[in-house]
Context: one part of a larger RNA
RNA sequence: GCCGGCGACUUAUUGAUAAUGGCAUGGUUAAAAUUUUAUGAAUUGAAGCCAGAGUGAAAACGAGUUUGAAUAAAGCGAUAUUGUCAUUAUUUAUAGACCCGAACCCAGGUGAUCUACCCAUGAGCAGGAUGAAGCGUGGGUAAUUCCAUGUGGAGGUCCGAACCCACCAAUGUUGAAAAAUUGGGGGAUGACUUGUGGGUAGGGGAGAAAUUCCAAUCGAACUUGGAGCUAGCUGGAUCUCUUCGAAAUGCGUUGAGGCGCAGCGAUUAAUCAUGAUCUAUUCAGGGGUAAAGCACUAUUUCGAUGCGAGCUGCGAAAGCGGUAUCAAGUUGUAGUAAACUCAGAAUACUGAAUAAUGUUUUCGAUUAGUCAGUGAGACUGUGGGGGAUAAGCUUCAUAGUCAAGAGGGUAAUAGCCCAGACCACCAGUUAAGGCCCCAAAAUAACUACUAAGUGAUAAAGGAUGUAUUGGUACGUAGACAACCAGGAGGUUUGCUUAGAAGCAGCAAUUCCUUUAAAAAUAGCGUAAUAGCUUACUGGUCAAGUGCCUUUGCGCCGAUAAUGAACGGGGCUAAGUAGUUUGCCGAAACUGUGGGUAAAAACGGUAGAAGAGCGUUCUGUAUAGAUUGAAGUAAUAGCGAAAGCAAUUAUGGACUUAACAGAAGUGAGAAUGUCGGC
Numbered sequence: 001g002c003c004g005g006c007g008a009c010u011u012a013u014u015g016a017u018a019a020u021g022g023c024a025u026g027g028u029u030a031a032a033a034u035u036u037u038a039u040g041a042a043u044u045g046a047a048g049c050c051a052g053a054g055u056g057a058a059a060a061c062g063a064g065u066u067u068g069a070a071u072a073a074a075g076c077g078a079u080a081u082u083g084u085c086a087u088u089a090u091u092u093a094u095a096g097a098c099c100c101g102a103a104c105c106c107a108g109g110u111g112a113u114c115u116a117c118c119c120a121u122g123a124g125c126a127g128g129a130u131g132a133a134g135c136g137u138g139g140g141u142a143a144u145u146c147c148a149u150g151u152g153g154a155g156g157u158c159c160g161a162a163c164c165c166a167c168c169a170a171u172g173u174u175g176a177a178a179a180a181u182u183g184g185g186g187g188a189u190g191a192c193u194u195g196u197g198g199g200u201a202g203g204g205g206a207g208a209a210a211u212u213c214c215a216a217u218c219g220a221a222c223u224u225g226g227a228g229c230u231a232g233c234u235g236g237a238u239c240u241c242u243u244c245g246a247a248a249u250g251c252g253u254u255g256a257g258g259c260g261c262a263g264c265g266a267u268u269a270a271u272c273a274u275g276a277u278c279u280a281u282u283c284a285g286g287g288g289u290a291a292a293g294c295a296c297u298a299u300u301u302c303g304a305u306g307c308g309a310g311c312u313g314c315g316a317a318a319g320c321g322g323u324a325u326c327a328a329g330u331u332g333u334a335g336u337a338a339a340c341u342c343a344g345a346a347u348a349c350u351g352a353a354u355a356a357u358g359u360u361u362u363c364g365a366u367u368a369g370u371c372a373g374u375g376a377g378a379c380u381g382u383g384g385g386g387g388a389u390a391a392g393c394u395u396c397a398u399a400g401u402c403a404a405g406a407g408g409g410u411a412a413u414a415g416c417c418c419a420g421a422c423c424a425c426c427a428g429u430u431a432a433g434g435c436c437c438c439a440a441a442a443u444a445a446c447u448a449c450u451a452a453g454u455g456a457u458a459a460a461g462g463a464u465g466u467a468u469u470g471g472u473a474c475g476u477a478g479a480c481a482a483c484c485a486g487g488a489g490g491u492u493u494g495c496u497u498a499g500a501a502g503c504a505g506c507a508a509u510u511c512c513u514u515u516a517a518a519a520a521u522a523g524c525g526u527a528a529u530a531g532c533u534u535a536c537u538g539g540u541c542a543a544g545u546g547c548c549u550u551u552g553c554g555c556c557g558a559u560a561a562u563g564a565a566c567g568g569g570g571c572u573a574a575g576u577a578g579u580u581u582g583c584c585g586a587a588a589c590u591g592u593g594g595g596u597a598a599a600a601a602c603g604g605u606a607g608a609a610g611a612g613c614g615u616u617c618u619g620u621a622u623a624g625a626u627u628g629a630a631g632u633a634a635u636a637g638c639g640a641a642a643g644c645a646a647u648u649a650u651g652g653a654c655u656u657a658a659c660a661g662a663a664g665u666g667a668g669a670a671u672g673u674c675g676g677c
Base pairs, nucleotide, nucleotide: 001677002676003675004674005673006672011095012094013093015091016090017089018088019087020086021085022084023083026050027049028048032044033043034042035041036040054061055060064076065075066074067073098236099235101233105226106225107224108223109222110221116200117199118198119197120196121195122194123193124192125190127159128158129157130155134151135150136149137148138147139146163187164186165185167184168183169182170181171180202218204214205213206212211220239612240611241610242609243608244607249262250261251260252259253258263374264373265371266370267369268368269367270366271365272364279355280354281353282352283351284350285349292341293340297337298336299335302332303331304330305329308326309325310323311322312321313320314319377402378401379400380399381398382397383396384395385394386393407418408417409416422594423593424592425591427590428589429588433584434583435582436569437568438567442581444580445579446578447577448576449575455571461556462555465553466552467551470548471547472546473545474544482540483539484538485537486536488513489512490511493507494506495505519534522533523532524531595602596601613666615663616662617661618660619659620658623655624654631650632649633648634647635646637644638643
């Protein structure tokens, strides 16, 4: 891992509700007793319980009573009631209470054959090195101290086996081994190592002290019991079909992943018919949002006026003046606001009317009873708050979808678009979306645009891209562009300056003349001149040209990590915009047949309600069976399903329809459990 067996809402009592039954001239017995065909049944047994009257804290009174001074007023009652005892189902409480699962806590015992320390009694330590004290001899001294040499054999002394330890590395890591092996390493006469026997026990012992050891177990051993501890937590919970069908919200909570009440679901019954729902229109309401506005509040732009102040002039002072300063108030102008509003929508909300639908009450609402689940929500659109007008972010409101919703579209893709699946069909029509091929349907039609493979993908900004809108200026008295020619004189204007001659700089209404036209010069250039252009003019040519502006589609701007990404091929339409006609396209709608419910209706998680199938045993009982029961295997039968038959083979002795009853009553999951492989 697979296969097979086992494996989870039970039982008792209690309250509640519903259904069914008995009695209702209220219902019912309990313990106990008697009888009997004796785990049973029958008969006796009103003690007790519920109902029959309530009110009050109570005494108490009583169709009333309580409060009260009350004959007031009010509360609860009566007038207006059926009840009770069983059985079954659902549910509540108490018990282990659907099953499995702790870590812990407490009590009684068992452990020191491992290990820690201690006690008693034994044992062990190759070999080598060093050479303390003391002592002998010699020297030396007044005598000691002292020196030399020998002897001697001390030491938590040195080197190093056994023995003990465990510092390093490799191997090993489903090991040879639940701690080892190999090669190195430390101690090795000592606080050494070790045998045997004994001692200390869990609120404890021991500890050269590490939360270390106390039998592979130690921040409190093991074992049995309390004990099925408790678990607001995780996991698991077994046959079928039918109907309805949620919630992820509010308030409270030592509350936040749990509960209680409400909300939303189911079911039973009653009541409402002026109800509810849908479409269209209308009427009557209150409002203070959007937008807007500045009349208040707050803030704010630039002015006018200038109370008051500053600075300043004159004056002895009073005072009279000046002012490019500050500035109240008033006024003009231009703004801003969730906590501003003079005014003020659309929607929404409340109430009503008309028409249609509907009106056998489905639906809707209310009341009463019973049973729930939910109380982590998600995204999208819209209106806001928080954040950075970030987030597949967060938090509200509102609508939708998913959740609990399949089908079609979007390449794929819970929350987007279309559309809500009772079942069957090799029938039809459509929706969204599509119609060159992959791939069902137009290589459809018409009018434009795009040239970028734009068509998937982003801004400020940039540009004679291209089409288009509206202006304006010039133009056959010849424009625009190009080419040919001219572009002069006073004068090198004056000043300045080394120079300044159109062109360093300053000044000047920047003049005058000749002209078809020609600036006291728009640019380049020179040291300054010179030189080359321009403005301006004529000619050649011959019909439009310049500038501003609207809109469409394009271009640049353009950068990410494995290989290019319109879904791909590919396409100049098979792209974009508009118009038109066809067709394809879903579980939608229609058609035909069928099922449940029944006028409609029948997606569905949590959940509620209903109807059934099967297993074991029992009762009544029908049948079958060695001419082959149960079981097992196979097979195109029947039934809407759970399931039920039949035949054949195997098997070798029991099985069973129907109607009832009682349950150890249905497995794929629980790191389930036992067995097998």
Background:
The prediction has a mean pLDDT of 83. This is a predicted structure of a 677-nucleotide part of an RNA (large-subunit ribosomal RNA, domain II) from Phacus inflexus. Taxonomically the source falls in Phacus (Eukaryota, Discoba, Euglenozoa, Euglenida). The full RNA is in RNAcentral, with records from ENA and SILVA.